This is a predicted structure of a 1418-nucleotide RNA (small-subunit ribosomal RNA) from an uncultured bacterium.
RNA sequence: ACGAACGCUGGCGGCGUGGAUAAGACAUGCAAGUCGAGCGAGAUUUUUUCCUGUAGCAAUACAGGGAAAAGUCUAGCGGCGAACGGGUGCUUAACACGUGGGCAACCUGCCGUGAAGUGGGGGAUAGCUCGCCGAAAGGCGAAUUAAUACCGCAUGUGAUUAGAGAGGACAUCCUUUCGAAAUUAAAGUCGGGGCAACCUGACGCUUCUUGUGGGGCCCGCGGCCUAUCAGCUAGUUGGUGAGGUAACGGCUCACCAAGGCUUUGACGGGUAGCUGGUCUGAGAGGACGACCAGCCACACUGGAACUGAGACACGGUCCAGACUCCUACGGGAGGCAGCAGUGGGGAAUAUUGCGCAAUGGGCGAAAGCCUGACGCAGCAACGCCGCGCGGGUGAUGAAGGCCUUCGGGUUGUAAAGCCCUGUCGCCCGGGACGAACAAGUUGGUGAAUAGCCAACUCUGACGGUACCGGGAGAGGAAGCACCGGCUAACUCUGUGCCAGCAGCCGCGGUAAUACAGAGGGUGCAAGCGUUGUUCGGAAUUAUUGGGCGUAAAGGGCGCGUAGGCGGCCGCGUAUGUCCGGUGUGAAAGCCCACCUCUUAAAGGUGGAAUUGCAUCGGAAACUACGUGGCUAGAGUGUCGGAGAGGAUGGUGGAAUUCCUGGUGUAGAGGUGAAAUUCGUAGAUAUCAGGAGGAACACCGGUGGCGAAGGCGGCCAUCUGGACGACUACUGACGCUGAGGCGCGAAAGCGUGGGGAUCAAACAGGAUUAGAUACCCUGGUAGUCCACGCCGUAAACGAUGGGUGCUAGGUGUUGUGGGUAUUGACCCCCGCAGUGCCGUCGCUAACGCAUUAAGCACCCCGCCUGGGGAGUACGGCCGCAAGGCUAAAACUCAAAGGAAUUGACGGGGGUCCGCACAAGCGGUGGAGCAUGUGGUUCAAUUCGACGCAACGCGCAGAACCUUACCUGGGCUUGACAUCCACGGAAUCUUUUGGAAACAAGAGAGUGCCUCGCAAGAGGAGCCGUGAGACAGGUGCUGCAUGGCUGUCGUCAGCUCGUGUCGUGAGAUGUUGGGUUAAGUCCCGCAACGAGCGCAACCCUUGUCCGUAGUUACCCUGCGAAAGCAGGUUCGGUCUACGGAGACUGCCGGCGUUAAGCCGGAGGAAGGCAGGGAUGACGUCAAGUCCUCAUGGCCUUUAUGCCCAGGGCUACACACGUGCUACAAUGGCCGCCACAAACCGUUGCGAGCUCGCGAGAGUAAGCCAAUCGGAAAAAAGCGGCCUCAGUUCAGAUUGCAGUCUGCAACUCGACUGCAUGAAGGCGGAAUCGCUAGUAAUCGCGCAUCAGAACGGCGCGGUGAAUACGUUCCCGGGCCUUGUACACACCGCCCGUCACACCACGAAAGUCGCUUGGACCAGAA
Repeated sequence: ACGAACGCUGGCGGCGUGGAUAAGACAUGCAAGUCGAGCGAGAUUUUUUCCUGUAGCAAUACAGGGAAAAGUCUAGCGGCGAACGGGUGCUUAACACGUGGGCAACCUGCCGUGAAGUGGGGGAUAGCUCGCCGAAAGGCGAAUUAAUACCGCAUGUGAUUAGAGAGGACAUCCUUUCGAAAUUAAAGUCGGGGCAACCUGACGCUUCUUGUGGGGCCCGCGGCCUAUCAGCUAGUUGGUGAGGUAACGGCUCACCAAGGCUUUGACGGGUAGCUGGUCUGAGAGGACGACCAGCCACACUGGAACUGAGACACGGUCCAGACUCCUACGGGAGGCAGCAGUGGGGAAUAUUGCGCAAUGGGCGAAAGCCUGACGCAGCAACGCCGCGCGGGUGAUGAAGGCCUUCGGGUUGUAAAGCCCUGUCGCCCGGGACGAACAAGUUGGUGAAUAGCCAACUCUGACGGUACCGGGAGAGGAAGCACCGGCUAACUCUGUGCCAGCAGCCGCGGUAAUACAGAGGGUGCAAGCGUUGUUCGGAAUUAUUGGGCGUAAAGGGCGCGUAGGCGGCCGCGUAUGUCCGGUGUGAAAGCCCACCUCUUAAAGGUGGAAUUGCAUCGGAAACUACGUGGCUAGAGUGUCGGAGAGGAUGGUGGAAUUCCUGGUGUAGAGGUGAAAUUCGUAGAUAUCAGGAGGAACACCGGUGGCGAAGGCGGCCAUCUGGACGACUACUGACGCUGAGGCGCGAAAGCGUGGGGAUCAAACAGGAUUAGAUACCCUGGUAGUCCACGCCGUAAACGAUGGGUGCUAGGUGUUGUGGGUAUUGACCCCCGCAGUGCCGUCGCUAACGCAUUAAGCACCCCGCCUGGGGAGUACGGCCGCAAGGCUAAAACUCAAAGGAAUUGACGGGGGUCCGCACAAGCGGUGGAGCAUGUGGUUCAAUUCGACGCAACGCGCAGAACCUUACCUGGGCUUGACAUCCACGGAAUCUUUUGGAAACAAGAGAGUGCCUCGCAAGAGGAGCCGUGAGACAGGUGCUGCAUGGCUGUCGUCAGCUCGUGUCGUGAGAUGUUGGGUUAAGUCCCGCAACGAGCGCAACCCUUGUCCGUAGUUACCCUGCGAAAGCAGGUUCGGUCUACGGAGACUGCCGGCGUUAAGCCGGAGGAAGGCAGGGAUGACGUCAAGUCCUCAUGGCCUUUAUGCCCAGGGCUACACACGUGCUACAAUGGCCGCCACAAACCGUUGCGAGCUCGCGAGAGUAAGCCAAUCGGAAAAAAGCGGCCUCAGUUCAGAUUGCAGUCUGCAACUCGACUGCAUGAAGGCGGAAUCGCUAGUAAUCGCGCAUCAGAACGGCGCGGUGAAUACGUUCCCGGGCCUUGUACACACCGCCCGUCACACCACGAAAGUCGCUUGGACCAGAA
């Protein structure tokens, strides 16, 4: 944008538009007639009137006849029309259409102009009548009749034909003249005048001339797809002659010739009416061809002619066909793609309307008749345009709705209310324009009753419509789509990968602005959306205006045909080109101006435009053509050297294999390791000889040659090309190249040779889960030659060829020149090749860069999303294999290029870590403890799950804890705030009960303020009541905060500015060193900075200062514990402040640096040891059960209280530990030496009792004072002597102690008794690098009680580290990537299951058919 359709909705008007499908079929009505002034004939009916007859008193009625309306009407003859108008788009790729020309090759009724004429005759025929046939339609025969019907004759202005002449043009012819040349016409009708003859008017008729308009034919040019249609053609192409036509022509025919068309696409196939224009677009274009207009074609399908001025004829004829209808079955009728209408088909397209009033058409002298053309009306929001559905005011911002952070916000001036207006619609009244003709009457002009002029009368389907006036009254008049982004518009609820949405991206798996509903909003509005189609955006077919190294795309290479393109200087012509004129480019439309409908849409008038075509004149630069010249392009000549260029023939040595012989003996060969294999029948090894085939080491080189494929020993012959130098010759001879032709690696094919090596297939051995592979042993085609095919490739520089131009540097090959030299190098300058680096420029980037992928020109080839597919079909080629050409259905929302950051790699480099290695001790086996899984249970509450869950949350479950289960209870609640009422608070006590709780009894009367008092009020507390609310360890850690784990105490993570890059991004942060470290140094398009590292903090180690009780020391007493006194200085210790260590010093190494190594001094040395400290981030890691918190859920329960039980279960499995298995030990006795820490509901000495756990009593201590407190291992002495033991201690029995309301489920400890497994632990696995591991004990937190766990403390006190290949983890640099949820990635194929389609299939069923036979009709 639309001739639309569909969904929802719908007030009015104007103007338009409306079967796009079945050119499928059609009932019914209408759509082409008219003329009596061309002709003959003539009926019925009605009215009026007259006459006659009958009836009747009459009016009147009936019958017959005449006249008028009226020659109306009917059929016929005749004329004109019916060829227009109207419909449709079937056919058609064509002179059908468009445009411009031509006809000297033509026609033209009616009409206009001009010229001339219209004389005189004749014979028929329809109708009608009669007869006949037929159901009908219709037909036959006889008789009769008229004409503007038909036919002779006359005349011949003319016309035509032939002849002669003149002029013009010229392939044909045109104009014109001449004459007794020839041929050829006609019709009347109606008026006026006149007695008539005759005169005259109108309309006709005939011949000719010319015009207008219309038509026919011819030509140039223009406009679809397909080459998977490449050859087509027999009236075909031309000629001669004839016929035919209005006319040219193979239009037709006879004869003759063999032509004609075609890659500028013939022929064939498909599709299609063409145009003005319409839609879109900036334009160029693209798509379309409804309405309106021009042309064409068609009229049931096919064919044909007749009539006519015109048709091969929509509402004519004939024939054939299909279909429908009628029928008496013999035969007939019909053609809506005219207007309505019907059924059908379809997503879909209207009334069987009114009128000829207007416009137009036919006929007529005219009146008039006809006109489904047309004018109107009806239906349809189908389109365009206009109008309305109200306007103003109105804040308690009403109610209601929705949302809410509960404060409010929003709907919203919206409503209500108040004040107005009156379009549309409704009612009443008025009421058009379109109408002017014709005609009639009158008048004028005139000879005229002709024509012309004027006035009046008459004529409207639409329509009582438009319009105007009046009345009532806000009254009757708003919807649709959308609201994630694109794209204007956001919230709530429901739903929970369901239901659904979706134009693309994509939404939905419990907080959905995306689904559905609602509130609100946005957009448009009598419409709004959806679907379909076209153009645009799309520079996404690129003329304007694209590309081809890697994204799709350069032909494998050459030779060359057509074609395209083409050097310098002249002259000419005028093809293209440019300028101007003329004609045309229909109207409508588009655009502009003005005007008319109230406006607009619409319409009218004028202009502009119509980019085109034709023609005339002009220009001559360029192009083209003709002609003359030139040498710079191209080619030829002479001389010269280089080369794996090609072909053929010959020839050489090394090596492999095989054969013969010799030497020689047990292996050889092969591999990661082996085996198959060869070898005692003598291999391998070695020597000599021989055979045969293939390939040519070194030289050898980003060296050379060739168009490409490709070419490598040496020699000879034949042969192609390139290059250098010289400049003699030709004179544009050039470039490219569709088709075509040729060449063309390897493999493969055919025939014949050859066959050493190697080696598809094949065999065997290994490897492996398998191994139809990789490895090994064999081995055939083949590899080689000749001839012939094939014609492909990552045939690659993934880069077609040619020419010119555009900085350089440095190699190398060939050759020439220069200086110099005796000469050869070196050096310098050219030309031709071949490499590398690089500027400008180009490129998406990578990269290219005088060997271009730069700047230009010329020619060719090729591309247009991925898959399907380089496949199918067709064609061509091939012996085959196959090749060349080359689709579609269907399917996807991508496929792809280059580069970036990461991640990853059984990639590389480098570095680190108890990572490995080297060591020491463990775990995994046993018993027990503890946690987990699983199972069980009324419940075994919940969480944590690789490292980074599992002695974890739990620094401590008998009740409590406790969240779980069972049961008993409570419902404003155990807890918070608010209100009312009562009471002080509080204490004692009874009954029931397991308790909670329920029901009672009693005591008791405080504090503050006011007040004399009574009393009132208040704070706090208790009880009762009502409701707001409380409560929840209920869910979601994937809605969250906070906290934590982990990579990892790993050395990293970033920023600002600058610079580079189109950009992502890079640089810095990389590099060379160095470090524990992104630590530091140096370098550097970077310069700085931040978070991390380090340091600052705590602690241990040395020293100093200060201080000195309870510590320490000294003296005295005492058996000791201890007591008393002293303490100037020093020492230990305590705890406060300082010092000290910084690679500072020396030497060496190192870029003189950073730093490293060694040394000195020092308590300590290169970070002195330990701790605290955890970057940006990762794991949707952990935690809603610490706490906080959104949402959801619950509210006499998922809340609260209580009793009991459970968390403690037990066939099993795992993790973490303890104790052991013993003699480096166990037991007994004796005897030493710590640190840190704790203590008043506490530590508790001493004494007494108990075998003991403990009990009793009780001093001291708020702790450098007293206590816990014994340290243990160690040491000394004794026993045990290798045994399930004097090892080990589980388990169990009995008896106890302690804590606690209470140790049954379910505590710890003690004594006696019992005395299990276990004799050092499979695969596997953990910790530790020094005061560490190992081993020994001590303390503390939690806690009434309850550690083998946790957190600390000290005692004794090792071994080992060659080293970084490997395992694990990590850092940095680099590389590849098809990964980015990032290798636990991505991804390919088969199979299993289901379904669909196709093929094959033992067979089976049917149909058809050939042959043979049996039976056998109408």
The sequence is in RNAcentral, with records from Greengenes. Its Rfam family is "Bacterial small subunit ribosomal RNA".